[in-house]
RNA sequence: UGAGUCGGCCGGACGGUCGCGUCGCCGGGCAACCGGUGCCGAGGAACGUCCGGGCUCCACAGAGCGCGGUGGUGGGUAACGCCCACCCGGGGUGACCCGCGGGACAGUGCCACAGAAAACAGACCGCCCAUCGGUUUCGGCCGGUGGGUCAGGGUGAAACGGUGGUGUAAGAGACCACCAGCGGGCCGGGUGACCGGUCCGGCUAGGUAAACCCCACCGGGAGCAAGGUCGCACAGGAUGCGUACGAGGGCUGCUCGCCCGAGCAUCCGGGUAGACCGCUGGAGACGUGCGGCGACGUACGUCCUAGAUGGAUGGCCGUCUCCCGCUCGCGGGCAACUGCGGGCGGUGACAGAACCCGGCGUACAGGCCGACUCAUCCG
Repeated sequence: UGAGUCGGCCGGACGGUCGCGUCGCCGGGCAACCGGUGCCGAGGAACGUCCGGGCUCCACAGAGCGCGGUGGUGGGUAACGCCCACCCGGGGUGACCCGCGGGACAGUGCCACAGAAAACAGACCGCCCAUCGGUUUCGGCCGGUGGGUCAGGGUGAAACGGUGGUGUAAGAGACCACCAGCGGGCCGGGUGACCGGUCCGGCUAGGUAAACCCCACCGGGAGCAAGGUCGCACAGGAUGCGUACGAGGGCUGCUCGCCCGAGCAUCCGGGUAGACCGCUGGAGACGUGCGGCGACGUACGUCCUAGAUGGAUGGCCGUCUCCCGCUCGCGGGCAACUGCGGGCGGUGACAGAACCCGGCGUACAGGCCGACUCAUCCG
């Protein structure tokens, strides 16, 4: 200098002006509300609502069946399908990346096309034997039938271990040696997944579980329109008291008194989005120290940071900044090109809380930082 890998961060700034929402204060108003003023007022994903929890209501003796989910090992966490570290397998020269990673000797099913045959397989060509017929230059050749054979050919994603030998009519784990793989024992290392070594066995076992299934573990259901409180008007029901020996109401601090007077009180309960609570201080944010490889945990200190309900957080202008295009000047270089400064124009994404958290996934103009890898050149 070029090409890459991984991780982290930002996501315009300031000022003016016109507005919006909650809350506090002041003033006005019977009230609804209005005016003024002050504080605060979206995101890294507030998004999708995919997973996990808190919270709320309902259900529930315990256990089981069923259904759904998860699936290498060890940790982290409130919990998870998330995260960290490691193991195994695969990819890359490498930094590093990817894995839907339990079981196919419990059972069942399936394996397109091609191919003779697709799973206790299979004889199409070929090879070998027997036999029959034809032919012959007597070496053989051609054809039929019956049988043997999976070593060779060909098909396929996949053809029932590989190489060499023994053996045979030809062959074959039929047998032998080595190798691969499978199962088992022992030794060593590791918490473990697993790794290394050694011995033995039978000679060989296809794939698919995101097919049924089996094993282990986890899971009750619904969700803030959850759920609760209050008020007003109007139906209904039950109980109690009362109808002149008068319930209840008004005047009233209370009693007396005066006036009105036939219904009143309590409980149950339906509908009506009326108001309020739930509602935002929390597995909270930031900083420092300590423990841990890490995810994370912990101690101390500081801080308080939206709560709308047709749903506020915005518009315009100016200056600056970032990026892009055009252009000018100066400098570097043989050149492609590039550094600094100036002018004009343009652009600024994805998207917006709605009970609250932890994740994952997805979208995103443009920009910044760090660590590492490979290649080339120079010293």
RNAcentral holds the sequence, with entries from ENA and Rfam. A computed fold for a 379-nucleotide RNA from Paraoerskovia marina, annotated as Bacterial RNase P class A. Taxonomically the source falls in Paraoerskovia (Bacteria, Bacillati, Micrococcales, Cellulomonadaceae). Its Rfam family is "Bacterial RNase P class A". Rfam classes the family as a ribozyme. Its mean pLDDT, the model's own confidence on a scale to 100, is 75.